The RNA shown here (transfer RNA) has 74 nucleotides and comes from uncultured Candidatus Saccharimonas sp. It was read from a public genome assembly. Its Rfam family is "tRNA". Taxonomically the source falls in Saccharimonas (SeqCode) (Bacteria, Bacteria candidate phyla, Candidatus Saccharimonadia, Saccharimonadaceae (SeqCode)).

[in-house]
Parts: sequence; structure tokens; C1' cells
RNA sequence: GCCGGUGUAGCUCAGUUGGUUAGAGCACAGGACUCAUAAGCCUGGGGUCAGUGGUUCAAAUCCACUCACCGGCA
Repeated sequence: GCCGGUGUAGCUCAGUUGGUUAGAGCACAGGACUCAUAAGCCUGGGGUCAGUGGUUCAAAUCCACUCACCGGCA
């Protein structure tokens, strides 16, 4: 330099023929329970879906470019 893949909550990830509130587990906070702690139980907060622009009535999802990381080729 060329090609491909990945980027979604603090962490690990799901979510694609574009559509009806953006989700799960763990973690975290609160409650209840207990002599107390843990586990388990109930409730809750937390997101610019890497960034910019475009297409569309509508974009995490499609397109272009940029950035970061991983792999292959040279």
C1' cells in the first nucleotide's frame, strides 16, 4: 500500500429482507429478608448504537468517507 472483519450500557454480547419504546446477562444503586454478611427475591438508574455526511416518510441496520482495533496479502 491492497483486501476483509469488528466497533451497541461500566464489562461480555444479542438485535439485518430498514418500521411500532434499543435489549439480555453480569456489575452498580435502593428495598425487603437476617443478630449481621453472602446467596437468592423485588425495584431502579445507566446508551450521541465509534464519528461526519448521504439515501429514505422512517437508519443500530443501506451508501460514502474518517478514526480505532484485529487478521490476511504484498